Predicted 3D model of a 150-nucleotide RNA (FMN riboswitch aptamer (RFN element)) from an Anaerolineaceae bacterium. Its mean pLDDT, the model's own confidence on a scale to 100, is 78. It matches the Rfam family "FMN riboswitch aptamer (RFN element)". From the family's description: The RFN element is a highly conserved domain that is found frequently in the 5'-untranslated regions of prokaryotic mRNAs that encode for flavin mononucleotide (FMN) biosynthesis and transport proteins. Rfam links the family to the GO term FMN binding.
């Protein structure tokens, strides 16, 4: 360094506040008062797996070297379901969200600035990216370590 090899630890984050009131009770002079009630609706707040990509940000460093770090909506993967197969690995087929505008510059998909957008599946008093469960689950992948060959 390389590898159809193996093992062993890691491997996800979030509704502050405020309104409505499905429904459900109290108590009553029978008209009304008054209370509980949605992290799901409504304003609004928060959250952002992993691999790449990076003259410009950001940290280091004298340094125009060079180390590192940096993208939810750019490019890939992962997560989900369903059929087969299984001690185990597995194989097939469905499904797989989201960005613009200005600014710098030779150049903007990643910079500054601004405004915008998007988030499985089964459950619930009522429609869930965030509550509750598959899930002490699995997994893109990280670290370490073994062998083995160079």
């Nucleotide at each position: 360094a390389u590898u159809g090899a193996c093992c062993u630890u890691c491997g996800g984050g979030g509704c502050a506040g405020g309104g409505u009131g499905c429904g459900g009770g109290u108590c009553u002079g029978c008209u009304g008062a008054c209370c509980c009630a949605a992290u799901u609706c409504c304003c609004g707040a928060c959250c952002g797996g992993u691999g790449g990509u990076a003259a410009a940000c950001c940290c280091a460093g004298a340094a125009a070297a060079u180390g590192g770090g940096a993208a939810g909506c750019c490019c890939a993967c992962g997560a989900g379901c369903g059929c087969a197969g299984c001690c185990u690995u597995u194989g097939c087929g469905c499904a797989u969200g989201a960005a613009c505008c200005g600014g710098u510059g030779a150049g903007a998909a990643g910079c500054c600035g601004g405004u915008g957008c998007c988030g499985g599946c089964g459950g619930u008093u009522a429609c869930a990216g965030u509550c509750c469960g598959a899930a002490u689950g699995a997994a893109a992948g990280a670290a370490g370590g073994u062998a083995a060959u160079u």